Source information: This is a predicted structure of a 104-nucleotide RNA (Glycine riboswitch aptamer) from an Alphaproteobacteria bacterium. The sequence was found by an Rfam model in a public genome assembly. It matches the Rfam family "Glycine riboswitch aptamer". Rfam describes the family as follows. This family represents the bacterial glycine riboswitch.

RNA sequence: GAUGGCGAUGCGGGAGAGCGUCAGUCGUACCGGUACCGGUUCGGAUGGCCGCCGAAGGAGCAACCGCCCCGGAAACUCUCAGGUCAAAGGACCGCAUCGUCAGG
Numbered sequence: 001g002a003u004g005g006c007g008a009u010g011c012g013g014g015a016g017a018g019c020g021u022c023a024g025u026c027g028u029a030c031c032g033g034u035a036c037c038g039g040u041u042c043g044g045a046u047g048g049c050c051g052c053c054g055a056a057g058g059a060g061c062a063a064c065c066g067c068c069c070c071g072g073a074a075a076c077u078c079u080c081a082g083g084u085c086a087a088a089g090g091a092c093c094g095c096a097u098c099g100u101c102a103g104g
Base pairs, nucleotide, nucleotide: 003102004101005100006099007098008097009096010095011094012093013092018050020049021048022047023046025044026043027042029040030039031038032037033036051084052083053082057080058078059077060076064072065071066070
């Protein structure tokens, strides 16, 4: 000086599945009567009910691996959690920087 492993950070890419239904509540618009209430519509959050998805996390089995008593193990499986317009998140991939380890 270059290379590889691991971790962190930044940038870029990154899928799937109901903008379901009901309830009350808040706000916008409109209508009726006029004390301020009622109705309709649209949107948001909350709660209930089902349907669906899997690539945060979690759990299970296992090919395989090991120091073989036992342990480590997936993009498979389950959906507890999470998600189901958008946003956010997102396993994983690429590049850069930093730290650390290894070998030469």
The coordinates come from a structure-prediction model, not an experiment, and the mean pLDDT is 77.